[in-house]
RNA sequence: AGCGACAACGGCAAACCACCGGAAACGGUGGGACGCAAAGCCACGGGCCCUCCGGUAGAUGCCGAGGGUAGCCGGGUUACCGAAC
Repeated sequence: AGCGACAACGGCAAACCACCGGAAACGGUGGGACGCAAAGCCACGGGCCCUCCGGUAGAUGCCGAGGGUAGCCGGGUUACCGAAC
C1' cells in the first nucleotide's frame, strides 16, 4: 500500500411519521433503524426518476432542455482501525 476480522473505538441512517421547501422527482430538520468498511464528498460516463418549459403530436407518447438520484453502477477524491493474506 492492497485488503476487510464473530477485533476495538466509534460513525452514518432505509422504510415510515411530523413539520418546512419544491410544479414534481426530490431535498432539509426532528423522530426512527432496513442496512452500510467509505451509506464521507464530487453529477465526469452510463442507468433510473421528475416536468413550472419548448417542439412534435390524436395522446397520458416521443424528442429537446431544465431539475433530481452519490443508499443504482462505474469513475475521481479524502479518511478511522490493523487480524489473516
c-di-GMP-I-GGC riboswitch aptamer from an uncultured Pseudomonadota bacterium, 85 nucleotides, folded computationally. Its mean pLDDT, the model's own confidence on a scale to 100, is 88. It was read from a public genome assembly, where an Rfam model found it.